Model confidence (mean pLDDT): 83 of 100.
This is a predicted structure of a 72-nucleotide RNA (transfer RNA) from a bacterium.
The sequence is in RNAcentral, with records from ENA.
Rfam family: tRNA. From the family's description: Transfer RNA (tRNA) molecules are approximately 80 nucleotides in length. By type it is a transfer RNA.
[in-house]
RNA sequence: CGGCUCCUAGCUCAACGGCAGAGCAGGCGGCUUAUACCCGCCGGGUUCCUGGUUCGAAUCCAGGGGAGCCGA
Repeated sequence: CGGCUCCUAGCUCAACGGCAGAGCAGGCGGCUUAUACCCGCCGGGUUCCUGGUUCGAAUCCAGGGGAGCCGA
């Protein structure tokens, strides 16, 4: 320098253009003599940024930012 992929909760990841979710982690409670395991409940998000398309965008388009892979 060229090509490609990815960016969503603290972490790992889901989500036909129509309610943003799960597991783990965290908090509270149950169980236990107690801890752990296990069980129940709860909280947690400007979906990287800025525009565009659309009745409606995490999702499509453009530009920007960041991370990675391949090639030179």